This is a predicted structure of an 84-nucleotide RNA (c-di-GMP-I riboswitch aptamer) from a soil metagenome. The prediction has a mean pLDDT of 86. The RNAcentral record of the sequence draws on MGnify.
C1' cells in the first nucleotide's frame, strides 16, 4: 500500500465485474490473457420431448457438448516497483 467473505446499487444470460461500505489475507494480491487450469453457455452444434394430410387451441420444456465471455486473490510468463 492493496482489500476476501459478506452486504447495499448498477450492468450481464451466466460466471462474473463496477461503484460504496466491510477486511480473510497478500513483499508484487501492481500491470498484461502468451502457455496451462478452472467457471460460464446467450449463441452454436447432436439428441429426448412434442409433433407427423391441413387447419385451430395449447405448450415455449429437458439433456450433453462448445468460448468470441470470465478468473492476474489458481498456477506459469512477460513487464515495472517501495523501505531496509
Nucleotide at each position: 500500500g492493496c482489500a476476501a467473505a459478506c452486504c447495499c446499487g448498477u450492468g450481464g444470460a451466466a460466471a462474473c465485474a463496477c461503484g460504496g461500505g466491510g477486511a480473510c489475507g497478500c513483499a508484487a494480491a501492481g500491470c498484461c490473457u502468451c502457455c496451462g487450469g478452472u467457471c460460464u453457455a446467450a449463441g452454436g452444434g447432436c439428441c429426448c420431448a412434442a409433433a407427423u394430410a391441413c387447419g385451430u387451441c395449447g405448450u415455449c420444456g429437458g439433456g450433453c457438448u462448445u468460448a468470441g465471455g470470465a478468473u492476474a486473490g489458481c498456477g506459469g510468463g512477460g513487464c515495472u516497483g517501495c523501505c531496509g